A computed fold for a 133-nucleotide RNA from a soil metagenome, annotated as c-di-AMP riboswitch aptamer (ydaO/yuaA leader). The prediction has a mean pLDDT of 75. The RNAcentral record of the sequence draws on MGnify.

This record gives sequence, structure tokens and C1' cells, in this order.
RNA sequence: CGCCGAAUCGCACUUGGUGCGAACGGGGGACCCAAGGCGGCACCUGAGGCCGCUGGGGCGAACCCUCUUCGGAGGGCGCGCGAGCUCUUUCAGCGCGAGCCCGACAGCUAACCCCGUAGGCGUACGAAAGAGA
Repeated sequence: CGCCGAAUCGCACUUGGUGCGAACGGGGGACCCAAGGCGGCACCUGAGGCCGCUGGGGCGAACCCUCUUCGGAGGGCGCGCGAGCUCUUUCAGCGCGAGCCCGACAGCUAACCCCGUAGGCGUACGAAAGAGA
């Protein structure tokens, strides 16, 4: 200097961390509306119920399915690089799909309330479209 990401900027105390504000991001939270999954039983258009099993949710791309010798393999989907004059986009190609938190509780959600501003990286070579400087 640049990139991923909300994770930056300003001010004041002050010495390096606090506080405040802006900006950005996220969570909780009415009316209206909406309302699990699997299995079994019952009901038959005047029906649409009963029983059993399974906790659920949030940040984030980080999830789903099949097979498996449990090492993994394949497919789907999602994210990043690709973009070194800047911005947006498609394709080839490459890489990734972690971790953490709440604690029996959260659909949506006006008012209102609360929280965050961390970390990591330097990522080969290309084809093309549009708008700018």
C1' cells in the first nucleotide's frame, strides 16, 4: 500500500487505554400475517383430528444429500480470489465450507430495548461486457 470482514472515523481525557459521538453491522421485541419434522392410528367432503418420538435458537459463506473400508469419495448449494487506473458483471481456472455463543427461551415485527467495531492475509496465468477517471 492492498485484500477478506460490520469491524472504520472523529473528539475529550489522557499516555496507549477508557469515555463520548458519527458511521457501519447484529440481536431482542406487538398488532396483522404465518406456523416444525418423522412414524402410527383415526376420519372421508358435515373429515382435516389423536398418540408417540425428536429440544430450540443466534453470529458467520461455513450447510444439505448419497455412498463408505469411517480414512474419505461424489453431487448439490454457498463464499472468496479472479478485479494492480477505479467501479459493476459473466466465463475459464484456483481455494474454502471453520469456530464461537445463548441455556429450555427467541417466527415475522412499529414503538422501544440491548450488543459489536475482532481477527486474518499478500492469494499463478487468462477470456470478455458495461460505466467512469